[in-house]
Order: sequence, then C1' cells, then structure tokens
RNA sequence: CACUUGUAAAAGCAAAGCCGAUGAGAAUCGGUGACGCAAAGCUAAAGGGCCCCUCAGCUAACUGAGGCGGCAGCCAGCUGCCAAA
Repeated sequence: CACUUGUAAAAGCAAAGCCGAUGAGAAUCGGUGACGCAAAGCUAAAGGGCCCCUCAGCUAACUGAGGCGGCAGCCAGCUGCCAAA
C1' cells in the first nucleotide's frame, strides 16, 4: 500500500408514529422521534423484484400493454471512513 474481515474508537444515517405541505395514488419533502443500519452513501432504461395509475382481455382473481409514475431501509451494481485480529 492492497485485499478479506468487522473488534474498538471517532463520525454518520435515521424506521414506525405524530404535525405540516405536495400528489389521482404509490409515495415524497420539512419538523419531531429512534426501530435499526458496516455502507440505511450513490444508482430505478445497467439488471431482477415490489407498489401506484390508465386501457384492454372475461365482472373479479389473474394476465398484457402504456406512464422522463414510485420504492434502493427487497436483492443487486458502483464508490467509501476507521483499523483490533
């Protein structure tokens, strides 16, 4: 120095709920609040999966197509702090 791993320390993020706002909705933003997280950092036409809306198939279940719709704290890809062993 690099890789694997994740013991400790220094940091970091922030679930559900509640309040306000945006949206048709999934959901998002801000405040509060901490369930947790070794990447709970970034990426949603690079991949899979899930959710929402419209139309159609046969009313439903289910399926297909469309939407510069949504979720990365579902897997996944990329990058990264520290340093016990």

Overview: Predicted 3D model of an 85-nucleotide RNA (c-di-GMP-I riboswitch aptamer) from Caproicibacterium amylolyticum. The prediction has a mean pLDDT of 84. RNAcentral holds the sequence, with entries from Rfam.